[in-house]
Molecule: transfer RNA
Organism: uncultured Prevotellaceae bacterium
């Protein structure tokens, strides 16, 4: 130097013919017990790795660019 796969919430991931961003886990709350744990039932937590272009509209398409892995010279 080419290629190619991944980057979403505090951790593991979902989310495809472009249309209000989601789950378990863990947090915190509150019901339940004498207490703890389980249990249930709720909030809180992102502007989708960054930084453009297309679109009425982008996590999704295009385009460069960072980081990790993996091939290939």
């Nucleotide at each position: 130097g080419c290629g190619g796969u991944a980057g979403u919430a505090g951790c593991u991931c979902a989310g495809u013919u472009g249309g209000u961003a989601g789950a378990g886990c863990a947090u915190c709350a509150g019901c339940u017990u004498c207490c703890c744990a389980a249990g249930c039932u709720g909030a809180g937590g992102g502007c989708c790795g960054c930084g453009g272009g297309u679109u009425c509209g982008a996590a999704u398409c295009c385009c460069g660019u960072c980081u990790a892995c993996c091939g290939c010279u």